[in-house]
RNA sequence: AUUUGAUAAAGCCAAAGCAGGAGCAAUCUUGUGACGGAAAGCUAUAGGGUCUCACUGAGAAGGAUCUCACCGAGAUAGCCAGUUACCUGA
Numbered sequence: 001a002u003u004u005g006a007u008a009a010a011g012c013c014a015a016a017g018c019a020g021g022a023g024c025a026a027u028c029u030u031g032u033g034a035c036g037g038a039a040a041g042c043u044a045u046a047g048g049g050u051c052u053c054a055c056u057g058a059g060a061a062g063g064a065u066c067u068c069a070c071c072g073a074g075a076u077a078g079c080c081a082g083u084u085a086c087c088u089g090a
Base pairs, nucleotide, nucleotide: 002090003089005087012037013036017032018031019030020029021028022027035078041083042082043081047080048079049076050075051074052073053072056069057068058067059066060065
């Protein structure tokens, strides 16, 4: 320097659910909890995917809901990815 490993060691993170808070929402955050993780560290204007919503327009329905489009804004890194990194072995 490259690579391997979640059945080494020392450690780390924390899914779903529940309770509180923020937001129109996706979702985020605090506590609890532990499904899992060798990067479940960081990065959303380096790239892709997915999701949400407002305005406006069209259509359906029929009493205020759904679908599509446009243009913006936002979310997701535990979707792929970029990047950095502890230890054992090779």
Background:
This is a predicted structure of a 90-nucleotide RNA (c-di-GMP-I riboswitch aptamer) from Candidatus Izemoplasma sp. Its mean pLDDT, the model's own confidence on a scale to 100, is 79.